This is a predicted structure of a 352-nucleotide part of an RNA (small-subunit ribosomal RNA, central domain) from an uncultured bacterium. The RNAcentral record of the full RNA draws on ENA and SILVA.

Context: one part of a larger RNA
C1' cells in the first nucleotide's frame, strides 16, 4: 500500500448547527459540439535488462542472442442505455398551513413546607456525643433533651415508575412569563428545496482558575484522637479551600448504549407513555386498530462467542470519523489554545 475491520479483541469525533466537498425520489422516446462511460481503429507513449509466447547459439540445462504479445495513458473515429449538464412538468422524499396535544427542554421572577445550624427565651439536670470497643470534642459560665420566637444558607421527602423531556451534557418542590421542541389528525400549499458533512462555529458533568458576593450542610488540605509493628490511611471529634451565587475562562470524563448519522427492506408475541379512530358499557371504564417514542422476549439472519434481533451487532445504499501488535506514550520535541492547571495535535530509539 490492498484489504479487513470498529458493543466486549486496536478502532465511533462528547454533542449538534453548518461551509466546501461527496451522494441523490420519479416523469420526458426533449436538447447535448458528449464530461463520465462503452466500442471500433489507426497512431503516439509504457527506456534497457527482466517477465510471456515463439525461434535460435554454446553436447543439454542454467546463460546467451532475435523476434513478440502487454493492461494504462493521450490522440482519433463513433454509440447514446446508464451518470451528468441544460430545460419541461410529477408528488411519494423534505418542507408550509390549520386543528388537537404532550413533557422533571431551557431562561427569568415569585412563592411554600420540612430538615440542619445559629441567635434569644422558657422548662429541667449531669450528662452529651461518638465507636468494634474507646478518646479527642461538647456540658454546672447550665450542654443533650423538649418548648416558643426569630434568623441563614443550600436541597427539593412521598408521588417515582422497568416513566417522561433534552442533541448531547443533562433535567424533578409550586405558581406566572418569556423561549424552544416533539407527536397525532386532515390533507389545502410549496415542488426535491434532500442526506452527509474535512475544516469552521456553538453547547458541553464533575473537579479546577480569575473578580466580587455569600457560606446552613457536607467536606480535599490541615489538627487532635483512636487503631496498628508503624499507619503520612480506612474509624472518630473538629475544620480551611470548594460545595452555592454573579460575570468570565477552562474544554475534559466508564462524555456509554463502551453501539455515529441518514434511508429503505426482513416471521413474530408481550408490557408501556403521549395522540388519533372504531366498538362496547355509562359515574370514574374495558376492547381493537393505527401513529411517535420507551422495554422484554424471541424468527430468520448475523457473530469467536457472550450477545444482538423492525430502537439490529440483520439485508443494503450514502456520507463522515478511526484502527493497523505489546511495552516506551497519549509521553518527548515542534506548533496551537490557555491566566495557570493544562488542552489539542502527536513520534522516534530502544525493547519484548
Nucleotide at each position: 500500500u490492498u484489504g479487513g475491520g470498529u458493543u466486549u479483541a486496536a478502532a465511533g469525533g462528547g454533542u449538534g448547527c453548518g461551509u466546501a466537498g461527496g451522494c441523490g425520489g420519479g416523469u420526458u422516446u426533449g436538447u447535448c459540439a458528449a464530461a463520465g462511460u462503452c466500442a471500433g481503429c489507426c497512431g503516439g507513449u509504457a527506456a534497457a535488462a527482466u517477465u510471456u509466447c515463439g525461434g535460435g547459439g554454446c553436447u543439454c540445462a542454467a546463460c546467451c542472442c532475435c523476434g513478440u504479445c502487454g493492461u494504462g495513458c493521450c490522440g482519433u473515429u463513433g454509440a447514446a442505455a446508464c451518470u451528468g449538464a441544460c430545460g419541461g412538468g410529477c408528488u411519494g422524499g423534505a418542507g408550509u398551513u390549520g386543528c388537537a396535544g404532550c413533557g422533571g427542554a431551557g431562561c427569568a421572577u415569585g412563592c411554600g413546607g420540612a430538615a440542619u445550624g445559629c441567635g434569644c427565651a422558657g422548662u429541667g439536670u449531669a450528662g452529651c456525643g461518638g465507636u468494634g470497643a474507646a478518646a479527642u470534642g461538647c456540658a454546672u459560665a447550665g450542654a443533650u433533651a423538649u418548648u416558643g420566637c426569630g434568623c441563614a444558607g443550600a436541597a427539593c421527602u412521598c408521588c417515582g415508575a422497568u416513566c417522561g423531556c433534552g442533541a448531547a451534557g443533562g433535567c424533578a418542590g409550586c405558581g406566572u412569563g418569556c423561549u424552544a421542541g416533539c407527536u397525532g389528525c386532515a390533507a389545502a400549499c410549496u415542488g426535491a428545496c434532500g442526506c452527509u458533512g474535512a475544516g469552521g462555529c456553538a453547547c458541553g458533568a464533575a473537579a479546577g482558575c480569575g473578580c466580587g458576593g455569600g457560606u446552613a450542610u457536607c467536606g480535599g488540605a490541615c489538627a487532635g484522637g483512636a487503631u496498628u509493628a508503624g499507619a503520612u490511611a480506612c474509624c472518630c471529634u473538629g475544620g480551611u479551600a470548594g460545595u452555592c451565587c454573579g460575570c468570565g475562562c477552562a474544554g475534559u470524563a466508564a462524555a456509554c448504549g463502551a453501539u455515529g448519522g441518514a434511508u429503505a427492506c426482513u416471521u413474530g408475541c408481550c408490557u408501556u407513555c403521549c395522540g388519533c379512530u372504531c366498538c362496547g358499557a355509562u359515574u370514574g371504564c374495558g376492547g381493537a386498530g393505527u401513529g411517535c417514542g420507551a422495554g422484554g422476549c424471541g424468527c430468520a439472519g448475523c457473530g469467536a462467542a457472550a450477545g444482538c434481533g423492525u430502537u439490529a451487532a440483520g439485508u443494503a445504499u450514502c456520507c463522515c470519523a478511526c484502527c493497523u501488535g505489546g511495552g516506551g506514550a497519549g509521553u518527548a520535541c515542534g506548533c496551537c489554545g490557555g491566566c495557570a492547571a493544562c488542552g489539542g495535535u502527536g513520534a522516534a530509539a530502544c525493547u519484548c